[in-house]
């Protein structure tokens, strides 16, 4: 100097927004533990769970310089009867014992304790303190035991008992004595109990041991002992203030609270105890519960806080469980005594013995935590004078990646970008400079040497200097020299040797979060914090390359903070999202208006004390760095003591009036309470009048009526309730209050003066009032009406809808205490733009007066600025800025629940959780969608018509059924005359048999040869098998042939092949909404934001078509137009197509010559534009009508079909990903199926006749085909048809006849001369073949059918109906399908309702969008929890029974060394028994808390069960709330209340002009 430096989000509710809100993740941490993996070292840490048992070792012992005994192996000497004996040394040494000290230290552990235990600060004048230290004094005299030892004796043992010796610094006694201790008396101090002096009496010690000198005793050192005094430590005790959680624990308490007197203690006190007195404690939380050692400190935060209390440090408790005292300075004592219990050993059954929560260890528990190690060498502790002893304190090793920290596993260059492996669009691409390879270094590990510091003391030696003394002995200090002392360990470290050699894992890759790709799997197996993957293409499952991150570690799991402002002190809320108490009175309690002095408690300033140590932060140093560790700072945000400051806040205290109140004057009011009156209008009852209905609904029926209602008059009775005025109009604190008139009553308001003088504001408890229902007693009951009863409606209908009808509604008196008790907005105060209405009042100007009109004040609504709000909204009546003080809220279900208390008569209310589950639940707003919402518009949508379908026959195509097959597809509309414009074979996909395997077809490679066409044989054919005929093309050629190429055989193999799946992998293609008018963008401008605007509105269109408006302005995709036929007219051209005039010919015809006028053909063109007039309209689009015109308001009809939608069809048209098949699911042939048939169902067709049949006769079209074709004339067939062949490659010729129609006739209403089905006969074509399975013709039968139930279709003009022609496809087959012309209608009043569809708007819990969503009972399985006859267990209370051990007090008859004695005996003690207290135990009855139960009771979850349809739209009976009765359920009704109800109308009120 320095010790101020720091805050980061995300995913998930939605279709999409914004918000609210919860869950999850990303950080850091750990005494950790599992998985996988593991090279080296420092430093640290390591039973968190059974304070559960514990084997074995150790873990507290020293002192001979306090005492008194005292060996033994050995080993010498000396005798020996060789058995030994005696001396000596070992030795005064082991060892035991008496005696001092220690054993209350250190070491462990956290059960208990919510406590003066802890932390901090103070007190002690109310206290002790062994051993240290400094200072005074003394250290004196007798004595009498004991133990060890020896003797006996008991015991299995542990042990014990009795005689008998003897020591002390052990025991007792005396003496003396103080500045001690007590009494008294006096002084000084002090706030007080007191404290310190002074004097007086009285009292109370002790012990020696080693050392020198000295030789008789002394002297003296050192150590000890005795009594004083003072410090140091240490402890005791006492106070202030901190110190978890539950009130679903609200009272607690008899030693209790005080006080005298006495015990007790080192010391205060109810600590103990007699007596009195009746006290203490609590909402500022007693008392009980429940968890918990406490704290420096950690960990996490930005902080503030949170969470924790492992090592290390301070305290505190404990020491097998529970009691108890003993000794002692210090215990009520871990390794000490005694009692009791439990438990384990021993045992000779008689007894006895033990405590690892000391280090190691064992077993157990547990997910889980080391070695029965070394060594006292240092630190520290006991003893001791010292050596020295002991010391599992402590130092070290060891085990374990548990953590932290550091190093290593190698560097450099190296491109044929090797090999491999993954991927691949086959072309690469990656792993990848990576690797081999070349050059290199040597760190750890490993050999080989050398090698520390930790050690300085102590002792001893030698010296010298001081102390002390008589002393130059002893001894004691201080310095020097030399010597001993290391467990760790030959360890750290140094040099050297050899080699790239011995050393890399783990998670993870769908997003959050950095990092993708094959394959396998197929909602299986699995994953997964959290959203959430997986049902065949899986970047989410396992596996593999590859990448990402960390790295000797990598992930999982627990856990704590953070993130989370999700408890919000810093820093959150409360109208709709959780959330304001249902009003009010007030109590404690917080907050409080203007001044004066005073005080100094909070406040602030400043010193001082304290805040141990370590930790954390600065700096600086020590291990090579780090980690770690050490000095020194800094901090310890705190308490506490002094000392100032006085602006604020408290307090005492002078005053003021503006806060508040009072008094006085008004005037309004459904305020309240009593009591009394009134008239309408229901019902009942009486009477009249009068006759068959009434009455009820959507409709009806139950009812009521001939016994006379209903209607109508007249009387009368009761009860209820108060029409009009009546009004977002009044009052009231809320609930709430409505006729009228009297009494009492409470409040507000307005005006003007006087008065108190802050008297105020909120308001936890508490106290009162509190709509409906309800409850209890006694009235009372008209009308209404919950239950109930009946009638309806319905699939049921315990409803809704109708007749009845009891509680109740109404009074009194008590209860009850809830509501959508709401403005969902708690009171109070002050400040902040206005505008209009309204209601009380009072003032001004005016005025005859009353209005109108400004102006204040209270009240009550609407607009609306700033501001606020997530937003919708709020806005002087605040949801806006401020303050106070009280209530609440913390994801959603479980729960407005249970259990507990409290309260009710009771229904029930207040208060109120947990298990367990879900990842959302929710506000508001958006876009849609969708309503049994509402406006407004279109369509053959409805209506007015016409004609059909539906019934019959047949055709055809579905389903269904059958079958060996009856191949597939299509499925509401928009599948069903569909794919198929044409199934006998074939087609053909199916099915029964019968052949084939490089295949029926393609591409490559080999060999061989032509191909091709023909006969034969067996066969159903494919096919086999056999023969016979012929000999390609190009080039080169040495003419043998080689090479190529097409083509067929024959082989090998990649491969062909699949109508096999998957239209939910796909392309193209289609259909539909819908030929509907819509769906978008760009820039701007509005919202935070999805979004809106534009695009809405007024008007008009068929049209988002135009025009006006307008915060939009502009454009796109569609509309229209632009193209096709077709309807007029010009022009041009004029065959094959025409013929008007002109000519020829004809029996007759454009047949000939002409011709181009017509018509027509087929190219250009013209015309129609609301262009023109008139009128409505907004002067505008526009409609209306009218002129002219072939045609008029898109002219008719076509093609054209916006963004999208329905996982719409299509893999069987093609084409394709993937899968699956490959002697077959592929290819071939033959017959057989698609043609079946009890049934159903759609399209059609022809009927049911007379507007028709049938016969005869006769007229007019368009469009279209035709060479494998159409095919005339003519001939024959009754016809199908067959001969024929002209002619047509087509305006030429054919097909070809047009039908209805027109004329005539004839049938005469009837199963027929309608109707043709069916059937039997005979034929005809087509065909290789018509049996299954063809059309068609004749003959001949001659069915249903006589006009179609319920429902349903198509059509708006050249269409409907009706006729008859043509293509296609086709060999052959058409009632179907696609054109085509004849002939020709009817009707649209209008838009109420169906169906679609479009706009705008409302309202939603729907957005897979209403075929939506969504309650509830049952019933099944799971799960957790409440209740339960009990029943087991834990705490615990209170009564009583009993009572060990022990202190304590008593006793005196027992036994007693010291002292005293008169010698008898006393004192004093021991032992004994007594009594008090008191652990375990017992016995009663309670309390609380768990386990567990037979049954039960709702409550969650669960893929697809049953029943119904309650809510979301007006949800089909608006819906919710509270109460009550009812019902299978959801619910229904009954009263009251709400709006968080659609929709219409009205009224009022704001807005604009």
């Nucleotide at each position: 100097a320095a010790a101020u430096u720091g805050g980061a989000g995300a995913g998930u509710u939605u279709g999409a927004u914004c918000c609210u809100g919860g869950c999850u993740c990303a950080g850091a941490a750990c005494g950790a533990a599992c998985g996988c993996u593991g090279g080296c070292g420092g430093c640290g840490u390591g039973c968190c769970u059974a304070a559960c048992a514990c084997a074995u070792g150790c873990a507290a012992g020293u002192c001979g310089a306090a005492c008194g005994u005292g060996a033994a192996a050995u080993c010498c000497g000396c005798c020996u009867u060789c058995g030994g004996g005696u001396g000596g040394a070992a030795a005064g040494u082991a060892a035991a014992g008496u005696g001092g000290c220690g054993c209350a230290c250190g070491g462990g552990u956290g059960a208990g304790u919510a406590g003066c235990g802890c932390g901090u600060g103070g007190g002690u004048a109310a206290u002790c303190u062994g051993c240290c230290c400094c200072u005074g004094g003394a250290u004196u005299c007798g004595g009498g035991a004991u133990a060890a030892c020896u003797c006996g004796c008991c015991g299995a043992a542990a042990g014990g008992c009795g005689g008998g010796c003897u020591a002390a610094u052990a025991c007792g006694g005396g003496a003396u004595a103080a500045c001690g201790u007590c009494a008294a008396a006096u002084c000084a101090c002090g706030u007080a109990a007191g404290u310190g002096g002074u004097u007086u009496g009285a009292c109370c010690a002790a012990a020696g041991g080693a050392g020198g000198c000295u030789u008789c005793u002394g002297c003296u050192u050192c150590c000890g002992u005795c009594u004083g005094g003072g410090g140091a430590u240490g402890a005791g005790c006492c106070c202030g203030c901190g110190u978890a959680c539950c009130a679903u624990u609200a009272g607690c308490u008899a030693g209790u609270u005080g006080g005298u007197g006495g015990g007790g203690u080192a010391a205060u006190g109810g600590c103990c105890u007699a007596c009195c007195a009746a006290g203490g404690c609590u909402a500022c939380g007693a008392u009980g519960g429940u968890u918990a050692g406490c704290u420096g400190g950690u960990c996490u935060g930005a902080g503030a806080g949170g969470a924790c209390g492992a090592u290390c440090a301070g305290c505190c408790a404990c020491a097998c469980u529970g009691g108890a005292a003993c000794u002692g300075a210090g215990a009520c004592a871990c390794g000490g005594u005694c009692c009791a219990g439990a438990c384990u050993c021993c045992u000779a059954c008689g007894g006895g013995a033990g405590g690892c929560a000391g280090c190691a260890g064992u077993g157990g528990g547990g997910a889980a935590u080391a070695u029965u190690g070394c060594g006292c060498a240092a630190u520290g502790g006991g003893g001791g004078a010292a050596a020295c002893c002991c010391u599992g304190a402590c130092g070290c090793a060891g085990c374990g990646a548990c953590g932290c920290c550091g190093c290593g596993u190698g560097a450099g260059c190296g491109a044929u970008g090797a090999a491999g492996g993954c991927c691949c669009u086959c072309g690469g691409g990656u792993c990848g400079u990576a690797a081999a390879g070349c050059u290199c270094u040597g760190u750890c590990a490993g050999g080989u040497g050398g090698g520390a510091a930790g050690a300085a003391a102590g002792c001893c030696u030698u010296g010298u200097c001081g102390g002390u003394u008589a002393a130059u002995a002893c001894c004691c200090g201080g310095c020097a020299u030399g010597g001993u002392u290391g467990a760790c360990g030959g360890u750290a470290c140094c040099a050297c040797c050899a080699g790239a050699g011995g050393a890399a894992g783990c998670a993870c890759c769908g997003g959050c979060u950095a990092a993708c790709u094959c394959c396998g799997u197929g909602c299986c197996a699995g994953c997964a914090g959290c959203c959430g993957c997986g049902g065949u293409a899986a970047c989410a499952c396992g596996g593999a390359g590859g990448g990402u991150g960390c790295a000797a570690g990598c992930g999982u799991u627990g856990u704590u903070c953070g993130g989370a402002a999700u408890u919000a002190c810093u820093g959150g809320g409360c109208g709709u999202a959780a959330a304001g108490g249902g009003c009010g009175u007030g109590u404690a309690g917080g907050c409080g208006g203007c001044u004066u002095g005073g005080u100094a408690a909070g406040u602030c300033u400043g010193a001082a004390g304290u805040g141990a140590a370590a930790u954390c932060c600065g700096u600086c140093g020590g291990c090579u760095c780090a980690a770690c560790c050490g000095a020194c700072g800094a901090a310890c945000u705190g308490c506490u003591u002094c000392a100032g400051a006085u602006a604020c806040u408290g307090c005492c205290u002078c005053g003021c009036u503006u806060g508040a109140g009072u008094a006085c004057g008004g005037g309004a009011g459904a305020g309240g309470a009593a009591a009394g009156c009134g008239g309408a209008a229901u019902u009942c009852c009486c009477a009249g009048u009068g006759u068959a209905g009434a009455g009820g609904u959507g409709a009806a029926a139950u009812u009521c009526g001939u016994a006379g209602a209903u209607a109508u008059u007249g009387g009368g009775a009761a009860g209820a309730a108060c029409a009009c005025c009546g009004g977002u109009g009044g009052c009231g604190a809320a609930g709430g209050c409505g006729g009228c008139u009297u009494u009492c009553u409470g409040g507000a308001c307005c005006g003007a003066u006087a008065c108190u003088g802050a008297c105020g504001c909120u308001g936890a408890g508490a106290c009162g009032c509190g709509a409906a229902a309800g409850c209890g007693u006694g009235g009372g009951g008209a009308g209404c009406a919950a239950a109930c009863a009946g009638g309806a409606u319905u699939a049921g209908a315990u409803a809704c809808c109708c007749u009845g009808g009891u509680a109740g509604u109404c009074c009194a008196c008590g209860c009850u205490g809830u509501a959508a008790a709401c403005g969902g907005u708690g009171a109070g105060u002050a400040c902040u733009a206005g505008g209009u209405g309204u209601a009380g009042g009072g003032g001004g100007u005016a005025c005859c007066g009353a209005c109108c009109c400004c102006c204040c004040c209270u009240g009550u609504g609407c607009c609306g600025c700033a501001g606020c709000u997530a937003a919708c909204g709020c806005a002087u009546u605040a949801a806006g800025u401020a303050c106070u003080c009280c209530g609440c809220c913390u994801g959603g279900g479980g729960a407005c629940u249970a259990c507990g208390g409290c309260c009710g008569c009771a229904a029930g209310g207040c208060u109120a959780a947990a298990a367990c589950u879900c990842a959302a639940a929710g506000g508001a707003a958006u876009u849609g969608a969708c309503g049994g919402g509402g406006a407004c518009c279109c369509g053959c949508a409805c209506a007015a018509g016409c004609g059909g379908u539906g019934g019959a026959g047949c055709a055809u195509g579905u389903g269904g059924u059958u079958u060996a097959a009856u191949u597939c597809g299509a499925a509401g509309c928009a599948a069903c005359g569909c794919g198929a414009a044409g199934a006998a074979c074939c087609u053909u996909a199916c099915c029964u048999g019968g052949g084939u395997u490089u295949g029926a077809c393609a591409u490559c490679c080999c060999u061989c040869g032509c191909u091709c066409a023909c006969c034969c044989u067996a066969g159903a054919a494919a096919c086999a098998g056999g023969g016979u005929u012929u000999u390609c093309c190009c080039a080169c050629u040495u003419c043998g042939g080689u090479g190529g190429g097409a083509c067929g055989a024959g082989g090998u193999g990649a491969c062909a092949g699949g109508u096999g799946c998957u239209g939910c992998a796909u392309g193209g293609c289609u259909g539909u909404c819908g030929u509907c008018a819509g769906c978008u963008c760009g820039u701007g401008u509005c919202g935070u934001g999805a979004g809106a605007u534009g695009u809405u509105g007024g008007g008009u269109u068929a049209a988002g078509u135009c025009c006006c408006g307008c915060a939009a302005c502009g454009a796109g995709c569609g509309c229209a137009a632009c193209c096709c036929c077709u309807a007029c007219c010009c022009u041009u051209a004029g065959u094959u197509g025409c013929c008007a005039g002109c000519g020829g010919a004809u029996a007759a015809u454009g047949c000939c010559g002409g011709g181009g006028a017509c018509u027509c053909u087929a190219g250009g063109g013209g015309g129609a534009c609301u262009g023109c007039c008139g009128g409505u309209g907004a002067u505008a689009a526009a409609c209306c009508g009218g002129a002219g015109g072939a045609a008029g308001g898109u002219g008719g009809g076509g093609a054209c079909g916006a963004c999208g939608u329905c996982a719409a069809g299509u893999c069987a048209u093609c084409a394709u990903g993937g899968c699956c098949u490959u002697u077959a699911u592929g290819c071939c042939c033959a017959g057989g199926g698609c043609u079946a048939c009890a049934c159903a169902c759609g399209u059609g067709c022809u009927a049911c006749a007379a507007u028709g049949g049938c016969c005869u006769a006769u007229a007019c079209a368009g469009a279209g085909g035709g060479c494998u074709g159409c095919g005339a004339a003519c001939c024959c067939g009754c016809g199908a048809g067959g001969g024929g062949g002209a002619g047509c490659u087509a305006a030429u010729c054919c097909c070809a006849a047009a039908a209805a129609g027109u004329a005539g006739g004839u049938c005469u209403c009837a199963g027929u001369u309608c109707g043709g089905a069916u059937u039997g006969g005979a034929g005809u074509c087509u065909g290789c073949a018509a049996c299954c399975c063809g059309a068609c013709u004749c003959c001949a039968u001659g069915a249903a059918g006589u006009a179609g139930g319920a429902a349903u279709c198509g059509c708006u003009a050249g269409u409907a109906a009706u006729c008859g022609c043509g293509g296609a496809u086709c060999a052959g087959c058409a009632u179907g399908c696609c054109g085509c012309g004849g002939u020709g209608a009817a009707u649209a009043c209008g838009u109420u309702c169906c169906c679609g569809g479009g706009u705008c708007u409302u309202g939603u819990a729907c957005a897979c969008a209403c075929c939506g969503c969504c309650c509830g009972u049952c019933a099944c399985a799971c799960c957790a929890c409440g209740a339960g006859a009990g029943u087991c267990g834990g705490u615990u209370g209170u009564a009583c029974c009993a009572g060990a051990a022990g202190u304590c007090g008593g006793u005196g008859g027992g036994c007693u060394a010291a002292c005293c004695u008169u010698c008898g005996g006393g004192a004093g003690g021991c032992a004994g028994c007594c009594g008090c207290c008191u652990a375990a135990g017992g016995u009663a009855u309670g309390a609380u808390u768990g386990g567990u139960a037979a049954u039960u009771g709702g409550g969650g979850u669960g893929a697809a069960g049953u029943c119904g349809u309650a809510a979301c739209a007006a949800g089909g009976u608006a819906g919710c709330c509270g109460u009550a009765g009812g019902g299978g359920a959801a619910c229904c009704u009954g009263c009251g209340g709400c709006u968080g109800g659609a929709u219409c109308a009205c009224c009022u009120c704001c807005u604009u002009u």
Predicted 3D model of a 1553-nucleotide RNA (small-subunit ribosomal RNA) from a Deltaproteobacteria bacterium. The prediction has a mean pLDDT of 85. RNAcentral holds the sequence, with entries from ENA and SILVA.